[in-house]
RNA sequence: AGGGUUUGAUUCUGGCUCAGAAUGAACGUUGGCGGCGUGGAUUAGGCAUGCAAGUCGCACGAGAAAGUCCCGCAAGGGGCGAGUAAAGUGGCGGAAGGGCGAGUACUAUAUAGGUAACCUGCCCACGGGAGGAGGAUAACCACUCGAAAGGGUGGCUAAUACUCCGUAAUAUCGUAAGGGGGCAUCUCCUAACGGUUAAAGCUGGGGAUCCUUCGGGACCUGGCGCCUGUGGAGGGGCUUAUAUCCUAUCAGCUAGUUGGUGGAGUAAUGGCCUACCAAGGCAUCGACGGGUAGCCGGACUGAGAGGUCGGCCGGUCGCAGUGGGACUGAGAUACUGCCCACACUCCUACGGGAGGCUGCAGUCGAGAAUCUUCGGCAAUGGGCGAAAGCCUGACCGAGCGACGCCGCGUGGAGGAUGAAGGCCUUCGGGUUGUAAACUCCUUUUAGGGGGCAUGAAGGGCAGGAGGAUAACACCUUUUCUGUCCUGACGUAAACCCCAGAAAAAGCCACGGCUAACUACGUGCCAGCAGCCGCGGUAAAACGUAGGUGGCGAACGUUAUUCGGAAUUACUGGGCAUAAAGGGUCCGUAGGCGGGUUAGUAAGUCAGUUGUGAAAUCCCACGGCCUACCCGUGGAACGGCAUCUGAUACUGCUAGUCUUGAGUGUGGGAGAGGAGAGUGGAACUCUUGGUGGAGCGGUGAAAUGCGUAGAUAUCAAGAGGAACGCCGGUGGUGAAAACGACUCUCUGGCCCAUUACUGUCGCUGAGGGACGAAAGCUAGGGGAGCAAACAGGAUUAGAUACCCUGGUAGUCCUAGCCAUAAACGAUGAGCACUAAAUAGGGGGAAUCCGAAAUUUUCCCUGUUGUAGCUAACGCGUUAAGUGCUCCGCCUGGGGAGUAUGGUCGCAAGGCUAAAACUCAAAGAAAUUGACGGGGGCUCGCACAAGCGGUGGAGUAUGUGGCUUAAUUCGAGGCAACGCGAAGAACCUUACCUGGGCUUGAAAAGCCGGUAGUAUCUGCCCGAAAGGGCGUGAGAUCCUAGUUUACUAGGAAGCCGGUACAGGUGUUGCAUGGCUGUCGUCAGCUCGUGCCGUGAGGUGUCGGGUUAAGUCCCAUAACGAGCGAAACCCCUGCCCUUAGUUACCAGCGGGUCAUGCCGGGGACUCUAAGGGGACUGCCGGUGUUAAACCGGAGGAAGGUGGGGAUGACGUCAAGUCAUCAUGGCCCUUAUACCCAGGGCUGCACACGUACUACAAUGGCCGGUACAAAGGGAAGCAAGACCGUAAGGUGGAGCAAAUCCCAAAAAGCCGGUCCUAGUUCAGAUUGAGGGCUGCAAUUCGCCCUCAUGAAGCUGGAAUCGCUAGUAAUCGCGGAUCAGCCACGCCGCGGUGAAUGUGUUCCCGAGCCUUGUACACACCGCCCGUCAAGCCACCCAAGCAGGGUCUACCCGUAGUCCGUAUACCAACCCGCAAGGGAGGAAGCGGCCGAAGGUGGGCUUUGUGAGGAGGACUAAGUC
Repeated sequence: AGGGUUUGAUUCUGGCUCAGAAUGAACGUUGGCGGCGUGGAUUAGGCAUGCAAGUCGCACGAGAAAGUCCCGCAAGGGGCGAGUAAAGUGGCGGAAGGGCGAGUACUAUAUAGGUAACCUGCCCACGGGAGGAGGAUAACCACUCGAAAGGGUGGCUAAUACUCCGUAAUAUCGUAAGGGGGCAUCUCCUAACGGUUAAAGCUGGGGAUCCUUCGGGACCUGGCGCCUGUGGAGGGGCUUAUAUCCUAUCAGCUAGUUGGUGGAGUAAUGGCCUACCAAGGCAUCGACGGGUAGCCGGACUGAGAGGUCGGCCGGUCGCAGUGGGACUGAGAUACUGCCCACACUCCUACGGGAGGCUGCAGUCGAGAAUCUUCGGCAAUGGGCGAAAGCCUGACCGAGCGACGCCGCGUGGAGGAUGAAGGCCUUCGGGUUGUAAACUCCUUUUAGGGGGCAUGAAGGGCAGGAGGAUAACACCUUUUCUGUCCUGACGUAAACCCCAGAAAAAGCCACGGCUAACUACGUGCCAGCAGCCGCGGUAAAACGUAGGUGGCGAACGUUAUUCGGAAUUACUGGGCAUAAAGGGUCCGUAGGCGGGUUAGUAAGUCAGUUGUGAAAUCCCACGGCCUACCCGUGGAACGGCAUCUGAUACUGCUAGUCUUGAGUGUGGGAGAGGAGAGUGGAACUCUUGGUGGAGCGGUGAAAUGCGUAGAUAUCAAGAGGAACGCCGGUGGUGAAAACGACUCUCUGGCCCAUUACUGUCGCUGAGGGACGAAAGCUAGGGGAGCAAACAGGAUUAGAUACCCUGGUAGUCCUAGCCAUAAACGAUGAGCACUAAAUAGGGGGAAUCCGAAAUUUUCCCUGUUGUAGCUAACGCGUUAAGUGCUCCGCCUGGGGAGUAUGGUCGCAAGGCUAAAACUCAAAGAAAUUGACGGGGGCUCGCACAAGCGGUGGAGUAUGUGGCUUAAUUCGAGGCAACGCGAAGAACCUUACCUGGGCUUGAAAAGCCGGUAGUAUCUGCCCGAAAGGGCGUGAGAUCCUAGUUUACUAGGAAGCCGGUACAGGUGUUGCAUGGCUGUCGUCAGCUCGUGCCGUGAGGUGUCGGGUUAAGUCCCAUAACGAGCGAAACCCCUGCCCUUAGUUACCAGCGGGUCAUGCCGGGGACUCUAAGGGGACUGCCGGUGUUAAACCGGAGGAAGGUGGGGAUGACGUCAAGUCAUCAUGGCCCUUAUACCCAGGGCUGCACACGUACUACAAUGGCCGGUACAAAGGGAAGCAAGACCGUAAGGUGGAGCAAAUCCCAAAAAGCCGGUCCUAGUUCAGAUUGAGGGCUGCAAUUCGCCCUCAUGAAGCUGGAAUCGCUAGUAAUCGCGGAUCAGCCACGCCGCGGUGAAUGUGUUCCCGAGCCUUGUACACACCGCCCGUCAAGCCACCCAAGCAGGGUCUACCCGUAGUCCGUAUACCAACCCGCAAGGGAGGAAGCGGCCGAAGGUGGGCUUUGUGAGGAGGACUAAGUC
């Protein structure tokens, strides 16, 4: 720091997604140790059990028991236990500590202030004081009620409990005075007078004096406590400012509401409460309502700004089953206090009672999920106490959990026959891999053992010294000495010793992003996936294995947050076309605002002071072995407040100026607006005249009109609407919009002048006005036009386009509606920034003036520099450069929809979501492809011609059908007389049947075999094959060895083993070969240039060509593959050569023939060469290329033909020519054999042949080729046969011989238009030939038979010259042949076209595109099916909240008090009084009840649309 993903490729816009960090986490796999942290996030759900707040005998009274000792015979008593335990009165503390986050958007929190409006137990400092008196009551005892919890009555008693009196101030109240201060109320100080208010004792010691009940007390002295006052510290109450989430589909809220006066209440201000008075208060700077949430220090992330969070630790608030209430107290409206109501749980004797873990553990439940019913008060801290001490689930520790962070280990060094095994392999090897084994070494941690620190400070006792005191008591001390005691952790840590490499490695990934690759399995299956996407038989993407990469006691996944994301843009984005400028203007609030002077100091800037708790973060140093962690110090804490200063800028106040803005004056242009009137053309209608058959309409028609007189034409009249020409990217207006002429009224604009005002300005949320067309309401009007509608056509249909009609409407008046591609898809305003040119409206200069020229202001266009832009483009009319204000955007779909609100008569408008779904949607440009787009140009493409096909018969191929099999392939052109240049067997791949299994052929190894190989006989059989024999009988090599023979081997055979074999599969795994576009003229490259880039240029343009052929031009210059040329055949000539070819001349010979001698002239043969190049002439053309014409020439513009096929396309064809990867079969999918099939036949198609006849058939005669073939061959003459053919065999391996007769043609004859003397299918009979064999299933001959067919519908094919047409000849394959096929050869030999409108195909340029699998493309909607979420809906069921009324707990307050009452007063007493007070009454009052409203959630028959889903329908 970026990457992936839209496209064929590109740039941009834009979303989705990934890599990082983090967590109170959870899940999966795995798991050695330690330290430090951390752990109920869900049901503020329910809780068993134990513990979590007591303490004080130095405040008080009372006071056991067990046990033991003594006395006693026993009963019993006494001492100790013990003034102990337990309980009570009283004091202090139970308001702290601990837990949780439900509620709360403010009664809260944070920061900074205020309190002149306040309180404060314990603690500290200082001052003063503590005199006298009294009556009760718990405990206890007795009686009594109750199941219990708990009481009741009577009696006794104490206090630091309670009461009264006295005294009293610097307390407090009142009166009035003086002085000071301040901030309005006020406040401080000083002195005076008057009023009010207090107390408690306990304990140690002493002994001079006094008293004594002889215990002691008074008294003195010390300590603790008490009362009062002032001050402090710390703590709190109240209050102010600022800040603190989402929602406007919540816009108005409010009656104690806002304020005042009097009062109540409080520690204290205050509507905090109450009575009365007034009518205020809050709100777009968001009141009120709804949703969510404790707040902060801080935490995570981030470069920062920000965003998210508030667990642990700390501060603060709130809460304690839910709701309400007060009491006590310094403090509470009180977690483990009280009262009431409700819900729940428990006990009960049914009458009543008890309870509150959101304390620590623990339990149930729900949940993805969160621990021990542990130890100790040793330390720190707290409560009580004089103290010892007691209490303390605060706390300190331990336990559990890889939940997190940090650290350590699982060994180290050496070790290559690179072992074995695994995996891969091209079979050679590679890799795992120094890894292991093995050798040497070490011992952290875990295990065993040993001794020993820190955390302990302090306390008790004794003594010394000091203080206090009358005192050597007592007491006390941060002093000294001695002595005793205190550790939960802890079997701790650290250290030492022992043993032994010993006990300790996994998880994820490996297609790209993203580091890491192979094999096998699977076969769109199983599965993967964060995004793109993998998987349909060769998967680096699934699963497994090996290998590799990453991290490591962990590793992955999921969830969430920030980042990347400049993807909400303050830092730091945009709006012509990608999402985005409001339809236009006016204008409110607001925002912003000209020159200059002075003041002020709010903003701003500088400094001071205070604060910003600690912790955290950062830095330095230090303590644990290090680190995490911890300590100390510093810095920082962007903030807030305070004071002082500065005054450039902004603000504010005051003044001034004229350039912004406006006004005046003088001119000007205009379809600017409104009203009234007028006009002509056209149209329709009415009336009349003329006229007489059609009109009208269309691509063509018809509907329609017309003899009742249309159309046409003339005249007159009526009516409504619109205003031709001028007219123009001309004008006006804010936009919408405005077009005949005249008048009236009226808005704005421009120019000139520079007289006046003196910032009066710009923009503009809400708001208001205007706002095309259509539409709506009411009333008019209605000629033409014309939705709807009717009819006629068109069409497969035609609810359309075309035609005939035609109603709303279009027009007017009044009123609604408020939308448009309301567009320049470009908000308004101001300023600045090159030029050129055109149009419109003014002015100035020159000029007498017009015109022209120059110049200036405004408006409307075009081109274009810089600049901008993704590009296209914009470019003084900006989309450039800046400023101000407004509106709007944030992926596509869902959707401008639902719902709510609001406006509207309605139609509908405005505002405006979500669920769900997709990995894109999109902009501009590029290259192609395509177009029933354009231009130019080619091709037998059409046209013009000639001949065919399609009809018939037959042949052949194909489809289909059939079959045991009819083997397989080829499928528009470019499959179909194609593979097949030869299917009776063979071929042959198919079928049936019979056989064979290392195999028919090849080849390796091992073992065996001996009359082996080879020859030969018989049996079964269709053969293959199987079986049984007989007799002959080898060869080669080596060794022993002369021969002969023996042994071994080769060859053979048998068995075995690796293997063979496969026309089995995949042409979509391939090579090679081939077809096609197409012999079309194209396809590219290097360098340069242009473009951000894909890419372009070159290759375009003007000519020209068959051609990207050549020329010119040119940011291109060159080059390559193609075209052409080079090659072959053919056409003319020459040279050379002359047999088998030839024969002119010479000679010979024959019936005749180059037959012979000979010749080298000719033809020819076959080698080489020449020739043609637009070379020459004329014209056209750009002085070009080239074209046209001509000459010469055998041939003329490529002479004719062939071979030759660019980059590429069709996953074109072929695994069955061959080769080949993978897969499959292996007594069979291999191999052999016989027979059958490939030839089957209702039918359909393609390609051919033969015909339909007289340009013909038949008969007779007769002429002229070329190119080929021939030895298992071609075969002459001769003879036989009607013929096919046979017999026979001369000649010929061929310019020699043979096939071989060419045929059409020509000459002559015949037939006479007929299904024929045409045509020959079919069938019968008889023959011939080939072959082992012609039945399925060959060819030929003869005789006989004599079918369809009389020129072929729609449609369709070939051909431009030696071509078509027509005629025959040859060859390959081949025994023969279904060949009419194919490949060649020659003979005869035309017609037409000189054009490019159309059909088809092609090339170049251009244009549009939403196509790129590329138009056989893409793609829309309904319907049908499945699934999902949302909406509506009669209703139904919950939650929340508001309101009215009813009832009214506890309780405070007020009133009353005719129960009752010790303290004080009067009284001898009885009694009374003061005072208290149960009860009663009243206001308020929680829960509850009834009714209504609002809001929200769930559900709902049915309904509507939407999203999604390989192969449904129209």
About this RNA: Small-subunit ribosomal RNA from a metagenome, 1514 nucleotides, folded computationally. The RNAcentral record of the sequence draws on SILVA. It matches the Rfam family "Bacterial small subunit ribosomal RNA".